[in-house]
RNA sequence: ACUGAAAAAGGGCAAACCCGUCGCGAGACGGGGACGCAAAGCUAGAGGUCUCGCAUUUUCGAGAUGGCUCGGCCGCCAGU
Numbered sequence: 001a002c003u004g005a006a007a008a009a010g011g012g013c014a015a016a017c018c019c020g021u022c023g024c025g026a027g028a029c030g031g032g033g034a035c036g037c038a039a040a041g042c043u044a045g046a047g048g049u050c051u052c053g054c055a056u057u058u059u060c061g062a063g064a065u066g067g068c069u070c071g072g073c074c075g076c077c078a079g080u
Base pairs, nucleotide, nucleotide: 001080002079003078004077012037013036017032018031019030020029021028022027035067041073042072043071045070046069047068048065049064050063051062052061053060
């Protein structure tokens, strides 16, 4: 650098739910807890979904979601 559907090793993350805090809200953060995950690491770039605002017809704007799909960047291990 390339390949990797696995197995092994070292491990890592953490759904739902509960408690607390923040937020109009979607939701986020901390603790507990594990449904699962080879990127369930980072990124809101494109789309999707959700929330809020105006309108109440289309649309537009702002926000959330990366564990919705696809991209971008980076990483462990194994083989060549």
c-di-GMP-I riboswitch aptamer from a Solirubrobacteraceae bacterium, 80 nucleotides, folded computationally. It was read from a public genome assembly, where an Rfam model found it.